[in-house]
RNA sequence: UCUCUCGUAGUUUAGUGGUUAGAGCAUUGGUGUGUAAAGCCAAAGGUCCCGGGUUCGAUUCCCGGCGGGGGUG
Numbered sequence: 001u002c003u004c005u006c007g008u009a010g011u012u013u014a015g016u017g018g019u020u021a022g023a024g025c026a027u028u029g030g031u032g033u034g035u036a037a038a039g040c041c042a043a044a045g046g047u048c049c050c051g052g053g054u055u056c057g058a059u060u061c062c063c064g065g066c067g068g069g070g071g072u073g
Stems, first nucleotide, its partner, number of pairs: 002071006010025004018056001027043005049065005
């Protein structure tokens, strides 16, 4: 340079063209305890990387950019 792949919550990630985007861990509150922890209950936390296009409708499909990873000259 070329090519493939990934980008979603603090973190690891699931997800599908359709009315609320979910889960584990972490965080906060409650419960629990002699104190604490485990366990249990609840809550908060997302511009779905950015821009454009297709569509009645895009986190999802297409194009470009940016960034991470693998392969190749």
Source information:
Transfer RNA from Agrilus planipennis, 73 nucleotides, folded computationally. It matches the Rfam family "tRNA". Rfam classes the family as a transfer RNA. Rfam links the family to the GO term triplet codon-amino acid adaptor activity. From the family's description: Transfer RNA (tRNA) molecules are approximately 80 nucleotides in length. The sequence is in RNAcentral, with records from Rfam. The prediction has a mean pLDDT of 81.